[in-house]
Predicted 3D model of a 365-nucleotide RNA (Bacterial RNase P class A) from a Deltaproteobacteria bacterium. The prediction has a mean pLDDT of 79. Its Rfam family is "Bacterial RNase P class A". It is annotated as a ribozyme.
RNA sequence: GGGAGUGGGCGCAUGAUCGCUGGCCGUCCGGCCAGAGGAAAGUCCGAACUCCGCAGGGCAAGGUGGUUCGUAACCCGAACUGGGGGCAACCCCGAGGAAAGUGCCACAGAAAACAGACCGCCCCGGCCUUUGGCCUGGGUAAGGGUGAAACGGCGAGGUAAGAGCUCACCGCCUGCCGGGUGACCGGCAGGGCACGGCAAACCCCACCUGGAGCAAAAUCAAAUAGGGAAACACUUGAGGACGGCCCGUCCGACGUUUCCGGGUAGAUCGCAAGAGGGGCCAGGCGACUGGCCUCCCAGAGAAAUGAUCAUGGCCCCGCCCCUCGGGACGGGGUACAGAAUUCGGCUUACAACCCACUCCCCCUG
Numbered sequence: 001g002g003g004a005g006u007g008g009g010c011g012c013a014u015g016a017u018c019g020c021u022g023g024c025c026g027u028c029c030g031g032c033c034a035g036a037g038g039a040a041a042g043u044c045c046g047a048a049c050u051c052c053g054c055a056g057g058g059c060a061a062g063g064u065g066g067u068u069c070g071u072a073a074c075c076c077g078a079a080c081u082g083g084g085g086g087c088a089a090c091c092c093c094g095a096g097g098a099a100a101g102u103g104c105c106a107c108a109g110a111a112a113a114c115a116g117a118c119c120g121c122c123c124c125g126g127c128c129u130u131u132g133g134c135c136u137g138g139g140u141a142a143g144g145g146u147g148a149a150a151c152g153g154c155g156a157g158g159u160a161a162g163a164g165c166u167c168a169c170c171g172c173c174u175g176c177c178g179g180g181u182g183a184c185c186g187g188c189a190g191g192g193c194a195c196g197g198c199a200a201a202c203c204c205c206a207c208c209u210g211g212a213g214c215a216a217a218a219u220c221a222a223a224u225a226g227g228g229a230a231a232c233a234c235u236u237g238a239g240g241a242c243g244g245c246c247c248g249u250c251c252g253a254c255g256u257u258u259c260c261g262g263g264u265a266g267a268u269c270g271c272a273a274g275a276g277g278g279g280c281c282a283g284g285c286g287a288c289u290g291g292c293c294u295c296c297c298a299g300a301g302a303a304a305u306g307a308u309c310a311u312g313g314c315c316c317c318g319c320c321c322c323u324c325g326g327g328a329c330g331g332g333g334u335a336c337a338g339a340a341u342u343c344g345g346c347u348u349a350c351a352a353c354c355c356a357c358u359c360c361c362c363c364u365g
Stems, first nucleotide, its partner, number of pairs: 001361009012312007020035006037336001041347002044345005049213004056247004061209005066080005081095001082093004096204002101202002103198003118144002120140004125135004152170002155167003171193001172191008218268003227260006239251003276295008313334006320327002
């Protein structure tokens, strides 16, 4: 100097004029304070909170899936282990079980799970146009081909030619030892050399899960016709306890179903002081935890937080001056995007600018 990786910040600024919402004060003229996000988005998870009298057991259903921690919890986060990608910094993982069972592996290929001989290689015999070719039989799966994948890999020996047939190394299995909380890692010894893939296929195993949701709820007010008809059924327990089924428990006298018809939907509240923000100290590799100090940072209700003007910042283009580079002028642009009960995550969108650390390459000292 160039390229790359990881983490973080910020996300236009200032002034003037007018305007909006909440709170407080007020001499009722008004004054002061505060007023969208890192994602407010998606509604994909988890909760807090509210209601269902309690939410008991089981089935079904659904979710998660390496280990250990963190957390209110999670399908989230941290660290580690194993695997994959990259020279590396780093990134990704669909990460329990394939000898519990069922199922699938198209096409191609000889053959796709305990399969198999297309081209080949070798041997005995016979024939011929005799460096060879053909035919019957036998042996073979090392070489080639097909495929995503071919029943261990590679090298040597051996063999008629070959084959774990033998040997060394790797892989696999068994046993023991060491390290680690653990997933797992390392070492030694022995051994048969075989026990493909797919479970994000059904499934098995382990763990978790009552339901509904702020349009939840609570209170007040008002209005109507607490209407009519039919069927069933009723203490021999109908019906109900709001995902489905069964058991259990409890309430329990009028209820269930169908059709016709009528009234209301207004107000208050829920509604923001929190698993809250910031600073410091201590512990921890870290996520995070504890202690002390400090602050109050929207609450609309068809939906407020805006509009106009001026100056400037940053980026791009043009042109001029200047010549490592920078400056003046003109023009254009300034991202994604708007709270609605709240919080912890994940996912997606995002112009420009800033900071820190790390890796690789080149040059120079």